[in-house]
RNA sequence: CGCGGGAUAGAGCAAUUGGCAGCUCGCGAGGCCCAUAACCUCGAGGUUACAGGUUCAAGUCCUGUUCCCGCAA
Numbered sequence: 001c002g003c004g005g006g007a008u009a010g011a012g013c014a015a016u017u018g019g020c021a022g023c024u025c026g027c028g029a030g031g032c033c034c035a036u037a038a039c040c041u042c043g044a045g046g047u048u049a050c051a052g053g054u055u056c057a058a059g060u061c062c063u064g065u066u067c068c069c070g071c072a073a
Stems, first nucleotide, its partner, number of pairs: 002071006010025004019056001027043005049065005
């Protein structure tokens, strides 16, 4: 140099092949309890790696770039 996979909330992952970006844990507040844990309710937190393109509409499709993992050499 060549091939494949991946990048989405603080962490781990979804998003049914284009149609409102969600789940678990964690974090904050409240409830429950003599108290803590557990449990229940609510909330905050996202430029979907970056830059373009297609489309009424892009996390999803196309092009380029960066980074990570693997295969081959």
The RNA shown here (transfer RNA) has 73 nucleotides and comes from Candidatus Paceibacter sp. The organism belongs to Candidatus Paceibacter, within Bacteria. Rfam family: tRNA. Rfam links the family to the GO term triplet codon-amino acid adaptor activity. It was read from a public genome assembly. Its mean pLDDT, the model's own confidence on a scale to 100, is 82.